[in-house]
């Protein structure tokens, strides 16, 4: 430099619930908390998936459509990186 995750080391990140806060919402943030992850670091480039405020559309006390709104802990890709093994 690359390719791997076997026993290890250092160590890092935090599910889901809870508390408070933003946000229609999906969801995000902070503190707690730990299900787990070799990138469970970063980044919407790309498939998929959520939500439907506003806008449209009806058969109208509702329903339907749709993302410019979000999930990177749902994959692909890009980009950084610790330590062992080939």
């Nucleotide at each position: 430099g690359u390719u791997u995750g076997a026993a290890a080391a250092u160590g890092g990140c935090a599910a889901a619930c809870c508390a408070g806060u933003c946000g229609a919402a999906a969801g995000g943030c902070u503190g707690g908390g730990g299900c787990g992850c070799a990138a469970a670091g970063c980044u919407u480039c790309u498939g998929g998936c959520c939500u439907a405020a506003a806008u449209c559309c009806u058969c109208a006390c509702a329903g339907g459509a749709u993302a410019u709104g979000g999930c990177a802990g749902c994959g692909g890709g890009g980009u950084u990186g610790c330590c062992g093994g080939g």
Predicted 3D model of an 86-nucleotide RNA (c-di-GMP-I riboswitch aptamer) from Desulforhabdus amnigena. NCBI's taxonomy places the organism under Bacteria, Syntrophobacteria, Syntrophobacterales, Syntrophobacteraceae, Desulforhabdus. Model confidence (mean pLDDT): 89 of 100. Its Rfam family is "c-di-GMP-I riboswitch aptamer". Rfam links the family to the GO term cyclic-di-GMP binding. Of the family's consensus pairs, 91% are formed in the model.